[in-house]
Context: one part of a larger RNA
Molecule: large-subunit ribosomal RNA, domain IV
Organism: bioreactor metagenome
């Protein structure tokens, strides 16, 4: 000088990014114990206090119950109950020690908020959480040879199960709510009109080549190659529906007897112009926004403001008591975290050998 431990004046967080780490608390009985609260809890709340040993004394009681006593419905029956065994406090007194749960073992604790309701799960080996799941709730598919899935297929899970079932989405106890658009996309239904393939269908055209014709050519039947109208589904046009379906929820201008705002007006623009709530927020950039509380000081943090750059209603909103090795913010207790080192133990490096 490392490391793992033990102490430390006076102060106690001044220390750091944050009390990170270490102290503190600790058993066990006794008192007591708030807001709130789903009435369960919250709670070991918080906070006080007691604890050995000896003596009265194995003493007050209590089990059990012999003997007996008393009642009896005379019963193997109630009942009291010395003796014996068993458990045993509480209280006065006294006493030894720095200290009485003396060792070991053993919660620190409060206020507020934030996010998830919980209790569980997860990145084995940097992440344990506000991510996952969760009970509930919601929409949708499936009528059984189910809908969905694996498999070429048999076959198989769903299920030895039948809508109080399944399978598939989004939400995520619980409470109070879940506005407005259906234009666009997506899904349902719908069948009149338009559009439309295969295919049927076969006008027409062609190719060969009997035959005609001096030639140019014309060409019948066959074979053959292309093909025009008619006919023709479903989809898409279309027409309705449908947000706890993908999603979306405006803009400029004036106006009130101080000023400022603007309850009202006007226009323009859209499918509709964000409803309730909540709001500088895990969203606020200007921003350390203003006010207000806490501190001698507070870029955090708590309460409010509304100017929401760029919340908002099942990608759920706004409460919410329990509950969390969660994240934020304060205080009490505590302490070498710190002023600011010291001391000491062990092991290790480091000299010598």
């Nucleotide at each position: 000088c490392u490391c793992u431990c033990u102490c430390u004046a006076a102060g106690g967080a001044a220390c750091u990014c944050g009390g990170c780490a270490a102290a503190u608390u600790g058993a066990c009985c006794u008192c007591g114990u708030a807001a709130c609260u789903u009435c369960g809890g919250a709670a070991g709340a918080a906070g006080a206090g007691g604890u050995g040993c000896c003596a009265u004394g194995g003493u007050a009681g209590a089990g059990u119950g012999u003997a007996g006593g008393c009642c009896u419905u005379c019963g193997c029956g109630g009942u009291c109950g010395a003796a014996g065994c068993u458990c045993g406090a509480g209280a006065u007194g006294g006493u030894u020690g720095c200290a009485a749960a003396a060792u070991c073992u053993a919660g620190g604790c409060u206020c507020a908020a934030g996010c998830g309701a919980c209790u569980g799960u997860u990145u084995a080996a940097c992440a344990a959480a506000a991510a996952c799941a969760c009970a509930g709730g919601u929409c949708u598919c499936u009528g059984c040879a189910a809908a969905a899935c694996c498999g070429u297929a048999a076959g198989g899970u769903g299920a030895a199960g039948u809508a109080u079932a399944g399978g598939g989405g989004c939400u995520g106890a619980c409470g109070c709510g879940u506005g407005c658009c259906c234009a666009g996309u997506g899904c349902c239904g719908g069948a009149a009109g338009g559009u439309u393939a295969a295919g049927u269908g076969g006008a027409g055209c062609g190719g060969u080549c009997a035959g005609c014709g001096u030639a140019a050519g014309c060409g019948a039947a066959g074979c053959u190659g292309c093909a025009a109208a008619a006919c023709a589904a479903a989809g898409c046009c279309c027409c309705g529906g449908u947000g706890a379906a993908c999603g979306g929820c405006g803009g400029c201008c004036g106006u009130a007897a101080c000023u400022a705002u603007a309850a009202c007006g006007g226009u323009c623009c859209u499918a509709a112009g964000g409803u309730a709530g909540c709001g500088a927020a895990a969203u606020u950039c200007c921003u350390u926004g203003u006010c207000g509380g806490g501190u001698a000081a507070g870029u955090u943090c708590c309460g409010a403001c509304c100017c929401g750059c760029a919340c908002g209603a099942a990608a759920c909103g706004c409460g919410u008591a329990a509950c969390g090795a969660u994240u934020u913010g304060a205080g009490c207790a505590c302490u070498g975290u710190c002023u600011c080192g010291g001391a000491g133990a062990g092991a290790g490096g480091c000299u010598c050998g």